A computed fold for a 546-nucleotide part of an RNA from Hymenobacter cyanobacteriorum, annotated as large-subunit ribosomal RNA, domain I. Lineage of the source: Bacteria > Cytophagia > Cytophagales > Hymenobacteraceae > Hymenobacter. The coordinates come from a structure-prediction model, not an experiment, and the mean pLDDT is 82.
Context: one part of a larger RNA
RNA sequence: AGCACACGGGGGAUGCCUAGGGUCUCAGAGGCGACGAAGGACGCGAUAAGCUGCGAUAAGCUCGGGGUAGAGGCACAUACUUGUUCAUCCCGAGAUUUCCGAAUGGGGCAACCCCUCACAUGGAAGAUGUGAGAACUGAUGAGCUUGACUCACAGUGGCAAACGCAGGGAACUGAAACAUCUAAGUACCUGCAGGAAAAGAAAAUAACAAUGAUUCCCCAAGUAGUGGCGAGCGAACGGGGAGGAGCCCAAACCGGGUUGGUUACGGCCAGUCCGGGGUUGUAGGGCCGCGACAUCUGAUUAAAUCGAGUUAGCUGAACUGCUUGGGAAAGCAGGCCAUAGACGGUGAGAGCCCGGUAAGCGACAAUUCUGAUUUACGGUAGCGGUACCCUGAGUAGGGCGGGGCCGGAGAAACCCCGUCUGAAGCGAGCGGCACCAUCCGCUAAGGCUACAUACUCCUGAGACACCGAUAGUGAACUAGUACCGUGAGGGAAAGGUGAAAAGAACCGGGAAUACCGGAGUGAAAAGAACCUGAAACCGUGUGCUU
Numbered sequence: 001a002g003c004a005c006a007c008g009g010g011g012g013a014u015g016c017c018u019a020g021g022g023u024c025u026c027a028g029a030g031g032c033g034a035c036g037a038a039g040g041a042c043g044c045g046a047u048a049a050g051c052u053g054c055g056a057u058a059a060g061c062u063c064g065g066g067g068u069a070g071a072g073g074c075a076c077a078u079a080c081u082u083g084u085u086c087a088u089c090c091c092g093a094g095a096u097u098u099c100c101g102a103a104u105g106g107g108g109c110a111a112c113c114c115c116u117c118a119c120a121u122g123g124a125a126g127a128u129g130u131g132a133g134a135a136c137u138g139a140u141g142a143g144c145u146u147g148a149c150u151c152a153c154a155g156u157g158g159c160a161a162a163c164g165c166a167g168g169g170a171a172c173u174g175a176a177a178c179a180u181c182u183a184a185g186u187a188c189c190u191g192c193a194g195g196a197a198a199a200g201a202a203a204a205u206a207a208c209a210a211u212g213a214u215u216c217c218c219c220a221a222g223u224a225g226u227g228g229c230g231a232g233c234g235a236a237c238g239g240g241g242a243g244g245a246g247c248c249c250a251a252a253c254c255g256g257g258u259u260g261g262u263u264a265c266g267g268c269c270a271g272u273c274c275g276g277g278g279u280u281g282u283a284g285g286g287c288c289g290c291g292a293c294a295u296c297u298g299a300u301u302a303a304a305u306c307g308a309g310u311u312a313g314c315u316g317a318a319c320u321g322c323u324u325g326g327g328a329a330a331g332c333a334g335g336c337c338a339u340a341g342a343c344g345g346u347g348a349g350a351g352c353c354c355g356g357u358a359a360g361c362g363a364c365a366a367u368u369c370u371g372a373u374u375u376a377c378g379g380u381a382g383c384g385g386u387a388c389c390c391u392g393a394g395u396a397g398g399g400c401g402g403g404g405c406c407g408g409a410g411a412a413a414c415c416c417c418g419u420c421u422g423a424a425g426c427g428a429g430c431g432g433c434a435c436c437a438u439c440c441g442c443u444a445a446g447g448c449u450a451c452a453u454a455c456u457c458c459u460g461a462g463a464c465a466c467c468g469a470u471a472g473u474g475a476a477c478u479a480g481u482a483c484c485g486u487g488a489g490g491g492a493a494a495g496g497u498g499a500a501a502a503g504a505a506c507c508g509g510g511a512a513u514a515c516c517g518g519a520g521u522g523a524a525a526a527g528a529a530c531c532u533g534a535a536a537c538c539g540u541g542u543g544c545u546u
Base pairs, nucleotide, nucleotide: 001545002544003543004542005541006540007539008538009537015531016496017495020467021466022464023463024462025461026460027459028458029456030455031159032158039100040099041098042055043054044053046078050074051073061094062093063092064091065090066089070082071081072080105114106113107112115133116132117131118130119129120128121127135156136155137154138153140152141151142150143149144147163194164192165191166190167189168188174181178228204211205210215242216241217240218239219238225233226232246448247447248446249392253276254275255274256273257272258271259270260269261268262267281426283391284390285389286388287385288384289383290382296379297378298377301376302375303374304373305372306371307369308368309367310366311365313361314360315359319334320333321332322331323330335352336351337341343355344354345353397421398420399419400418401417402416403415404414407433428443429442430441431440432439483490484489503530506518507517508516509515
């Protein structure tokens, strides 16, 4: 030195575990903010660095309710307190809530600096304390100097995961190159809103038969189409489902206020505002005549009562013996409960030990209800007549230029925008894919409208042929932390003693509180560098070989 065997060191794989994650389901909630948010800075503990909680009333204060023996968070120690005169704890309501931050008195290198006015303190000054003081908008009210005024009052501002609507809007890519095209109205930017949003009560769709607002799903259908007829893009009718709900103005006409004009002072006309009326296509309404005060209904708002939830909780069945063992829930034996044999814990594997589970019960207070009822309030009809009046105008339509639809300008309807034009008005108008006729359907140029649909930052419950610490979130642990970067930003590692600390008294060696040897605990040292403890790597002993 090699090989073999044995025993170690080192290291932290593997196995087992789970406190954390992942993906969903069903419910809830769907906002917070000038009454100062989200997010922070700095503080607050007997001792206090971190996390958590809280705010100079500072791990907390008050009230109401629940609950019951301990309590002073994580955090296992000491001290000192506190609690059956009911604490700690849980729920509801309130009080306090420094400074920064939309940050809003002015400024500023956020958490700091400096003012004005009023009031207060012995209070003239300095000082201190309390309160007010940004900008924009205007339903409204007030004031006067009647204004582009001032004041009051109200609103807005900022944050937030996705979902929504709108205004803008790419490129890579695909077309095996590339330009029309595609990607895609996607990504992204901006504005605004809601718990949903948007859409929505036919100037519809159809086809000689009819349907009857919108939205969403399945089919129709990768069809009809479109397309350098390339790549690709891609409907609708109709059928089946989810859901279901319809309404209000403008105008004619009537009445009133007000302003102006005019007047022969009797009025008349015009504008404007308010009220009544009225809302449609088998046209309807006004107007005129007849008749009636019933019926039905409400999505509005408000109140009351009742009910049902939610935010603490409460009751809640049934087991013993022996054996093994450190320990029984295991094995054996004999029982019991079950509207409860979900689950978790307990010294191994428990229906009957504990928490619970099934079932049932419960609220002072707060809050929710597409609950109910009642009241208030609101809406609603018939018959006939037709001379006259009304029924949304710079609108519909057209030319030119764009855009949207399955439709890329095409024979190109329909819808929207810019620009130039520009009707009819019920004997009317629009549509039915150029256009014309017949026929059929509908009534634009005003508005509102639940439900079915989309999403999940968040709360509760539950599930998983999801992960199990190099996995699963980046993060099971003081994690967006430490650390890196001027900054935008990047971004870790790190879990496990034991059933219980019983966490090793005491003795010896030693300078020692290191370490070691005894002793002791424990089922086992598992001994805190702590479950198991692989490999690399490093040794010691013995044997063999050289």